Predicted 3D model of an 82-nucleotide RNA (Glycine riboswitch aptamer) from a marine eukaryotic metagenome. The model forms 91% of the base pairs in the Rfam consensus.

[in-house]
């Protein structure tokens, strides 16, 4: 440096309208307003440097989120692997 486990882990409307549901709920669809920390895309200090290039927590928001759940960058712990 990868994988698995396990802890911790933020932002931003349970915003409105319809349809489906026996009501609560939940689901899709449509419309506006958001957020950055899956993924991805740009650019940069800076790293190589024959060619070829490489690279963030920055920017964009294409994907992803905006109750709660799952998700989650990143960090810590234990094991295995190279």
């Nucleotide at each position: 440096c990868c994988u698995u486990g396990u802890g911790g882990g933020a932002g931003a409307g349970a915003c409105g309208g319809a349809u489906a549901u026996u009501u609560u709920u939940u689901a899709u669809c449509c419309g506006c307003g958001c957020c950055g920390a899956a993924g991805g895309a740009g650019c940069a200090a800076c790293c190589a440097c024959c060619c070829c290039g490489g690279a963030a927590u920055c920017u964009c928001u294409c994907a992803g989120g905006c109750a709660a759940a799952u998700g989650g960058a990143c960090c810590g712990c234990a094991a295995g692997g190279g």
RNAcentral holds the sequence, with entries from MGnify.